[in-house]
RNA sequence: GCGGGAUUAGUAUAGCGGUAGUACGUUUCCUUCCCAAGGAAAAAGCGCCAGUUCGAUUCUGGUAUCCCGCU
Numbered sequence: 001g002c003g004g005g006a007u008u009a010g011u012a013u014a015g016c017g018g019u020a021g022u023a024c025g026u027u028u029c030c031u032u033c034c035c036a037a038g039g040a041a042a043a044a045g046c047g048c049c050a051g052u053u054c055g056a057u058u059c060u061g062g063u064a065u066c067c068c069g070c071u
Base pairs, nucleotide, nucleotide: 001070002069003068004067005066006065007064010024011023012022013021018054026042027041028040029039030038047063048062049061050060051059
């Protein structure tokens, strides 16, 4: 330098263009004499900039970081 892949909550990971889920974790409440376990609820997220579209996490272009391969 070229090609490919990944980027979504604190962590891991789903998501056929139409309300962004799940698990663990965090906080609060219930249960218990206490702890653990269990139950209920809440907070918290689409790397960035543009484009297409009535509507983009999803499609397109660029860019950033990481990983793999080639040279």
About this RNA: The RNA shown here (transfer RNA) has 71 nucleotides and comes from Parcubacteria bacterium DG_74_1. The RNAcentral record of the sequence draws on ENA and MGnify. Rfam family: tRNA. The same sequence occurs in records of 2 taxa. Its mean pLDDT, the model's own confidence on a scale to 100, is 82.